[in-house]
Two RNAs folded together computationally: RNase P RNA and transfer RNA, 412 nucleotides in total. It holds a member of the Rfam family "Bacterial RNase P class A". The family's RNA type in Rfam is ribozyme.

RNA sequence: GGAGUAUCCUUGAUGGCCGCUCUUCGUCUCAGGAGGAGAGGAAAGUCCGGGCUCCGCAGGGCAGGACGCUGGGUAACGCCCAGUUGGCGCGAGCCAAAGGAAAGUGCCACAGAAACAUACCGCCUGCUUGCAGGUAAGGGUGAAAAGGUGGGGUAAGAGCCCACCGGGUGGAGAGUGAUCUCCAUGCCAGGCAAACCCCGUCCGGAGCAAGACCGAAUAGGAGGGGAUGACGCUGCCCGCCGACCCUCGGGUACGGUCGCGUAAAGAACGUCGUAAGGCGUUUUUCAGAUAAAUGGCCAUCCAUUGACAGAACCCGGCUUACAGGAUACUCCCUUG
RNA sequence: GCCGGUGUAGCUCAGCUGGUAGAGCAGCUGACUUGUAAUCAGCAGGUCGGAGGUUCGAAUCCCCUCGCCGGCUCCA
Numbered sequence: 001g002g003a004g005u006a007u008c009c010u011u012g013a014u015g016g017c018c019g020c021u022c023u024u025c026g027u028c029u030c031a032g033g034a035g036g037a038g039a040g041g042a043a044a045g046u047c048c049g050g051g052c053u054c055c056g057c058a059g060g061g062c063a064g065g066a067c068g069c070u071g072g073g074u075a076a077c078g079c080c081c082a083g084u085u086g087g088c089g090c091g092a093g094c095c096a097a098a099g100g101a102a103a104g105u106g107c108c109a110c111a112g113a114a115a116c117a118u119a120c121c122g123c124c125u126g127c128u129u130g131c132a133g134g135u136a137a138g139g140g141u142g143a144a145a146a147g148g149u150g151g152g153g154u155a156a157g158a159g160c161c162c163a164c165c166g167g168g169u170g171g172a173g174a175g176u177g178a179u180c181u182c183c184a185u186g187c188c189a190g191g192c193a194a195a196c197c198c199c200g201u202c203c204g205g206a207g208c209a210a211g212a213c214c215g216a217a218u219a220g221g222a223g224g225g226g227a228u229g230a231c232g233c234u235g236c237c238c239g240c241c242g243a244c245c246c247u248c249g250g251g252u253a254c255g256g257u258c259g260c261g262u263a264a265a266g267a268a269c270g271u272c273g274u275a276a277g278g279c280g281u282u283u284u285u286c287a288g289a290u291a292a293a294u295g296g297c298c299a300u301c302c303a304u305u306g307a308c309a310g311a312a313c314c315c316g317g318c319u320u321a322c323a324g325g326a327u328a329c330u331c332c333c334u335u336g
Numbered sequence: 337g338c339c340g341g342u343g344u345a346g347c348u349c350a351g352c353u354g355g356u357a358g359a360g361c362a363g364c365u366g367a368c369u370u371g372u373a374a375u376c377a378g379c380a381g382g383u384c385g386g387a388g389g390u391u392c393g394a395a396u397c398c399c400c401u402c403g404c405c406g407g408c409u410c411c412a
Base pairs, nucleotide, nucleotide: 001332002331003330004329005328006327007326008325009324010323012301013300014299015298016297017296018295020038021037022036023035024034025033040308044319045318047317048316049315050314051313052207053206054205055204059238060237061236062235064203065202066201067200068199069083070082071081072080073079084098085096086095087094088093099198100197104196105195106192107191108190120139121138122135123134124133125132126131127130147165148164149163150162151161152160166187168185169184170183171182172181173180174179211258212257213256214255221248222247223246224245225244232240250411251410265284266283267282268281269280270279271278272277337408338407339406340405341404342403343402346361347360348359349358355392363379364378365377366376367375385401386400388398389397
């Protein structure tokens, strides 16, 4: 100097004038006045988990769905942290949908002799020259063909034997555990479960347009079902409950108030822990609109001289979009 | 906020039960015809909305994302 990897931070600030929304005080003769606050790291996608609200059953079973190595964190999770195993990368690092193929069923096209089980070519032996026997080392097909490489041995070969790897089984040791190391043994090891499935764990449903109250108007009018049991919040069955339910028709017209912000909340410091996080002390009160508020101008600072982009019940995550800055580490080249 | 459907050749659609992408119309060429149309024969045209993952292999299976279309919500 170049190319990368990982982590973190910011998303303008201050003052003045004018204009908006909420809230507190205050005033009420007048209508104005004073104070405070006012979009994000993703507010996004609506992919998960909850708080909260309603359903008498949030009872049981089946169906269905999700997760899937081990340990820890959390209100909880399909999230986060640490580790193990496997894969990718020269490396810093990154990824994993990571239980079971010996419970069963299924698929592996084409090619190839054969894809759960072989002998097409080849090699060796015997002879009646085209057969018989042996073989799975070598060749060919393929993503994959009865563990791999090398040596010995053999008629030729083969874990047949040996050495080093790779599995299975048994034993010992370390670790909470996943797992790892060592010894013995001589091969008992196709792939796919993001195939159906099996095993283990978890799951009541619907959702703030939930729900509660007030106001307005009209027609309780017609038909059907229901104690031989309707309705009863994904579906089916059982149990339970016990009186309305369904359809047509009619009214209102996009009415008002609450829910609506104190939250498993934020900040600083200390402490425990590898970390995620926990605990303690002090401190703050931080937007609540409802056709939708947070804008305009000037000055200063220099932040991002910009991008992605606007709350609608609220939190914890994931995913996606994206400008700038800081720190640490890795590789390559050059120079001293 | 909740629930569904859809995206494949220039156009309209099949294929989604994993084996390497088709039909019709339109386009081009040739034949036929005095010539055109029709008809017959042939040809070309494809990142299967986008990017990943599983697998020997993905339009098809799984996850994420972009666009389009549709349905639901009061009283009694």